Predicted 3D model of a 71-nucleotide RNA (transfer RNA) from Frankliniella occidentalis. Rfam family: tRNA. It is annotated as a transfer RNA. The RNAcentral record of the sequence draws on Rfam. NCBI's taxonomy places the organism under Eukaryota, Ecdysozoa, Pterygota, Neoptera, Frankliniella.
RNA sequence: AUCCGACUAGCUCAAUUGGAAGAGCGUUGGCUGUGUGCCAAAGGUUCUGGGGUCGAAUCCCAGGUCGGAUA
Numbered sequence: 001a002u003c004c005g006a007c008u009a010g011c012u013c014a015a016u017u018g019g020a021a022g023a024g025c026g027u028u029g030g031c032u033g034u035g036u037g038c039c040a041a042a043g044g045u046u047c048u049g050g051g052g053u054c055g056a057a058u059c060c061c062a063g064g065u066c067g068g069a070u071a
Stems, first nucleotide, its partner, number of pairs: 001070007010025004019054001027041005047063005
């Protein structure tokens, strides 16, 4: 330099051909028979900007970061 992949909650990851975001762990509060238990809650500009669409995490364009391949 070229090509490929990834980027979503504090962390690890889902999201079924575009219909609007969840789980586990963690955190906080409560209950408790104290156990590796139960209940509830908070937490998101879906990497950034733009486009197209009635509608985008998902499609298109440009950029960024990380990883890989080739030279």